A computed fold for a 92-nucleotide RNA from Firmicutes bacterium UBA5449, annotated as c-di-GMP-I-GGC riboswitch aptamer.
Taxonomically the source falls in Bacillota (Bacteria, Bacillati).
The coordinates come from a structure-prediction model, not an experiment, and the mean pLDDT is 88.
RNA sequence: CACGACAAGGCAAACUUGUUGAAAGACAAGGGCGCAAAGCUGCGGAUCUACAGCCAGGAGGGGUUCUGGCCACGAUAGCCGGGCUGCCGAAG
Numbered sequence: 001c002a003c004g005a006c007a008a009g010g011c012a013a014a015c016u017u018g019u020u021g022a023a024a025g026a027c028a029a030g031g032g033c034g035c036a037a038a039g040c041u042g043c044g045g046a047u048c049u050a051c052a053g054c055c056a057g058g059a060g061g062g063g064u065u066c067u068g069g070c071c072a073c074g075a076u077a078g079c080c081g082g083g084c085u086g087c088c089g090a091a092g
Stems, first nucleotide, its partner, number of pairs: 001092001003089002010035002015030006033078001039084003043081003046076003053070007
């Protein structure tokens, strides 16, 4: 150290319960699949959702309502890459 043994620790998947959100998801408690950065950061790629907005079609006496498509300003850091920071010190 761009490396990953020992040791001490750390984080916490799925799932369950509660809260929140239109949703994706997030937070908390329980729980451990795993992780040497599974610490932080939405910078690049990728993926997810689509309340609102736009377009099309249908229903309706009116108010309105239904279906489909498009669409991040939303989300994911445990999808990949980048940036910043970090415990220990065997072999290399």
The sequence was found by an Rfam model in a public genome assembly. It matches the Rfam family "c-di-GMP-I-GGC riboswitch aptamer". Rfam links the family to the GO term cyclic-di-GMP binding. For this family Rfam cites "Recognition of the bacterial second messenger cyclic diguanylate by its cognate riboswitch" (Kulshina et al., Nat Struct Mol Biol, 2009).